[in-house]
Context: one part of a larger RNA
Molecule: small-subunit ribosomal RNA, 5' domain
Organism: uncultured bacterium
């Protein structure tokens, strides 16, 4: 030079694009960030429609009859999609392979969906507790559960054989039948067993991954075997018994530091720092620790035990966990609004309308970074007034002002005004953008001026006060201090600072 999430200091007009808690993985008031599906189901708390009944004629009660739904029972989804790096020098991660495995939903194939049973919530009595939440008795649906049949592939097997499944809901309809519900017959969505696919995930190896030796010796499930147990899956994964190995100066073990890449910065490259925003992966979710459930976790806004902190209590006993988005307190040199919509993309659920969606999509605020525009253009001497400065004669400021023409970018007013959205559907937003109007109008600071390093004079100061990045500058004419005039650099910045190269 060059760079920065950057921060102070003075300024401070617009726009676009990006970017914003690097510090306490500190504490957290309030709100909102995961819910759906009544086309599994029992039923009707609430709203509404109808029908009915009374009547005081605008109200009260019936009736799950239609939309629809509180709560419940079931499914499927809270394993994604958001956030932070605390911990981790490790198969964490990166690049190549690889065998011993699972994969809900999607695809494509093969076969089936046959016939019973029992409960248990909601719901009703009682009843306990301050609450949170229970108890007990009785009733009740299913695609919840649980036998039996059946088995083309399956899965076990001593090859003789043996085991194991299922649910059903909607739509629509000519004849038949019909207990007038429906059988039936077709469609669609569903379930079950099984191959293959995809996708997504576990698992092994080899290579590579930070600095010290003022850390040289480290291992006892420790290294191998047999054999069982476990897992989805291989494997000391575990256990039992057996050997007695197995790592290490090519740096083991401890200690210290760190999340790893793609990349970012520089740099002519080598290389050297760095991992902020965006993408991949991994870890974590107040600290430890565990299992349930699930196709999938040992689970941010699920469950259990400890422990802290916090808050509630009738003192018996509960209740929370922003390292989602906003937002507050706190530490900091510092870092945003407790916005707006689901209109687009994209998730969940749903047959579907649709309902969630702080993911996203926009806006808001910060010259914090980049671009890009503006702050006027031309003409104007007798060189004006005022500054400074002077050998008092003039110089300079300066064609700068003034005055004269001219022009309207951008900011202002007015009008029209979208793409983004395929039939409707637009948060952004009367936004971008176009036209017309009006007047120079509303828009120029910050550094430096002794060398390095472009740019000098005047007065105050008098080794002081001060300045400084290095050399040095100041002790009575200081181009170095502090101010003025003039001068020189960048310019919506300028400068210091901290950072790296």
């Nucleotide at each position: 030079g060059a760079u920065u999430g950057a921060a102070c200091g003075c300024u401070g007009g617009c726009g676009g694009u990006a970017u914003g808690c690097u510090u306490a993985a500190c504490a957290c008031a309030u709100g909102c960030a995961a819910g759906u599906c009544g086309a599994a189901c029992g039923g009707u708390a609430a709203c509404a429609u109808c029908g009915g009944a009374g009547c005081u004629u605008g109200c009260u009660c019936c009736g799950g009859a239609u939309g629809a739904c509180g709560a419940g029972u079931g499914g499927c989804g809270g394993a994604c999609g958001g956030g932070u790096g605390a911990g981790u020098a490790a198969c964490g991660c990166a690049u190549a392979g690889g065998a011993a495995u699972c994969u809900g939903c999607c695809u494509a194939g093969u076969a089936g969906u046959g016939g019973g049973g029992g409960a248990c919530a909601a719901c009703a009595u009682g009843u306990g507790g301050a609450a949170a939440c229970g108890c007990a008795u009785g009733c009740u649906a299913a695609u919840a559960c649980c036998g039996c049949a059946u088995a083309c592939g399956c899965c076990c097997u001593a090859c003789g054989g043996g085991g194991g499944a299922a649910a059903g809901g909607g739509g629509g309809g000519g004849a038949u039948c019909u207990u007038c519900g429906g059988a039936c017959c077709u469609c669609c969505c569903g379930c079950u067993a099984u191959u293959a696919g995809a996708u997504g995930a576990g698992c092994c190896u080899a290579u590579g991954u930070c600095a010290g030796a003022u850390u040289a010796g480290c291992u006892g499930g420790u290294u191998g075997g047999u054999g069982a147990g476990g897992u989805a899956a291989c494997g000391g994964c575990u256990c039992a018994c057996c050997a007695a190995g197995g790592c290490u100066a090519a740096g083991a073990c401890g200690g210290g530091u760190a999340g790893c890449u793609g990349g970012u910065c520089u740099g002519a490259g080598a290389g050297g720092a760095c991992g902020a925003u965006c993408a991949g992966c991994c870890a974590c979710a107040c600290u430890g620790g565990a299992a349930c459930u699930g196709a999938g976790a040992c689970a941010c806004g699920g469950u259990c035990c400890a422990g802290a902190c916090u808050c509630c209590u009738a003192c018996g006993g509960g209740a929370g966990g922003c390292a989602g988005c906003a937002g507050c307190a706190g530490g900091g040199a510092a870092u945003a609004u407790u916005g707006c919509a689901c209109a687009a993309u994209g998730g969940g659920c749903g047959a579907a309308a649709g309902c969630c969606u702080g993911a996203u999509g926009c806006a808001g605020c910060g010259a914090c970074a980049c671009c890009g525009c503006g702050u006027g253009c031309g003409g104007g001497a007798u060189g004006a007034c005022g500054g400074c400065c002077u050998u008092a004669g003039g110089g300079u400021u300066g064609u700068a002002a003034a005055c004269c023409g001219c022009u309207u970018u951008c900011a202002g007013g007015a009008g029209g005004g979208a793409a983004g959205a395929a039939a409707a559907u637009g948060a952004c937003g009367g936004u971008a953008c176009c036209u017309c109007c009006a007047g120079a109008a509303g828009a120029a600071g910050c550094u430096c001026c002794g060398g390095c390093c472009a740019a000098c004079u005047a007065c105050g100061u008098g080794c002081c006060a001060g300045c400084a990045g290095c050399c040095g500058c100041g002790g009575u004419a200081a181009u170095a201090c502090g101010u003025a005039g003039g001068g020189a650099g960048c310019a919506a910045a300028c400068g210091u600072u901290g950072u790296c190269c």